[in-house]
RNA sequence: AAAAAUGUUUUCUAGGGUUCCGUAGCUACGGCUAGUCUGGUCCGAGAGAAAACGCACAGCAGUGGUUGCUGUGACACGGAAGGAUAAAAGCCUGGGAGAA
Repeated sequence: AAAAAUGUUUUCUAGGGUUCCGUAGCUACGGCUAGUCUGGUCCGAGAGAAAACGCACAGCAGUGGUUGCUGUGACACGGAAGGAUAAAAGCCUGGGAGAA
């Protein structure tokens, strides 16, 4: 900047590994090894939580027109394999392949 409408974004959590910090060990004191190290930085849910902004519908009020307020917006079992990042994951592929 544009788009989207079982929408988008933010924060948090389940979860995740090991680039950095820390921790532990070793060291020639330069660093090296360990995530089968609780942790901090970091990643993080379509089917988890909360919030903000939108969209649709209904009602009420206002009105030349514009508008404002309230309510509703459901359901959701799910591989394997692959991809990115330092690496992995309920991340992405994916409301996929399948299933009932």
RNAcentral holds the sequence, with entries from Rfam. Guanidine-I riboswitch aptamer from Aureibacillus halotolerans, 100 nucleotides, folded computationally. Its Rfam family is "Guanidine-I riboswitch aptamer". Rfam's curators write: This family represents a conserved RNA structure found upstream of the ykkC and yxkD genes in Bacillus subtilis and related genes in other bacteria. The function of this family is unclear although it has been suggested that it may function to switch on efflux pumps and detoxification systems in response to harmful environmental molecules. Its family is annotated with regulation of gene expression in the Gene Ontology.